The RNA shown here (transfer RNA) has 74 nucleotides and comes from Nesterenkonia marinintestina.
C1' cells in the first nucleotide's frame, strides 16, 4: 500500500430483526448499618452511542467519507 475488526458512562462491555425511556457490573456521591473502617443494603450523578454527511416517519443498528486502535498480508 491491501484486506478485516474494534469505537457505546470514569473502566470493561451489553444493546437481538431499526421502533416507544440507552443499559448492567465495577468504580464514584449521598444515606442506613456500625464505638468506627470494612463488607452489605437503598438512592442518585454521569453519555453529542469516534467525527461529519446520507437514505428512512424514525438510526447505537442501514450507506458514504474521515480519524484513533488492533491483527493479517505484500
Nucleotide at each position: 500500500g491491501g484486506c478485516g475488526g474494534u469505537g457505546u458512562a470514569g473502566c470493561u462491555c451489553a444493546g437481538c430483526u431499526g421502533g416507544u425511556u440507552a443499559g448492567a457490573g465495577c468504580g464514584c456521591a449521598c444515606g442506613a448499618c456500625u464505638c468506627a473502617u470494612a463488607a452489605u443494603c437503598g438512592u442518585g450523578a454521569g453519555g453529542u452511542c469516534g467525527c461529519g454527511g446520507g437514505a428512512u416517519c424514525g438510526a447505537g443498528c442501514c450507506c458514504c467519507g474521515c480519524c484513533a486502535c488492533c491483527g493479517c498480508u505484500a

It was read from a public genome assembly. Rfam family: tRNA. It is annotated as a transfer RNA. NCBI's taxonomy places the organism under Bacteria, Actinomycetota, Actinomycetes, Micrococcales, Nesterenkonia.